[in-house]
Formats: sequence, structure tokens, C1' cells
RNA sequence: GCUGAAUUGGCCAAGUGGUAAGGCGCCUCUUUAGUAAGGAGGCGAUCAGGAGUUCGAACCUCCUAUUCAGCA
Repeated sequence: GCUGAAUUGGCCAAGUGGUAAGGCGCCUCUUUAGUAAGGAGGCGAUCAGGAGUUCGAACCUCCUAUUCAGCA
């Protein structure tokens, strides 16, 4: 230099055009003499950044950034 893959809450991770699931975590309540475990409820991501396509984009296209792999 070229090619491919990945990037989604604090962490892991699903979602492949119709408005972001789940787990861990955190907070509150319950339970206990108290703590942990258990139970109930809640908080938290406009999806790496930007542009485009579309009635509608995490999803499709292009550019950029970072990481990984392969080729030269």
C1' cells in the first nucleotide's frame, strides 16, 4: 500500500429496513438480628464520527477514525 472483519449503556451481548432484547452492574423496596443469596420494581445506549439513499436506517451506500486478520 491492497483486501476482509469488527465498533451497540459502566462491562458482555442480541437485533440484517418499521423506531434498540437479554445478562452482569447500579439504585429503591422486600426478606434477615445484620450481611450475602433470593424476590419485586426502576436507572442507563438517538447504535464509533460524518454524509447520502429511503416515507422510515443500528441495518443499505460512500468517506473518516480505531482495533484485528490476511496479502504484498
Transfer RNA from Ostreococcus lucimarinus CCE9901, 72 nucleotides, folded computationally. A source record names the gene tRNA-Thr-AGT-1-1. The sequence is in RNAcentral, with records from Ensembl Plants, GtRNAdb and Rfam. Its Rfam family is "tRNA".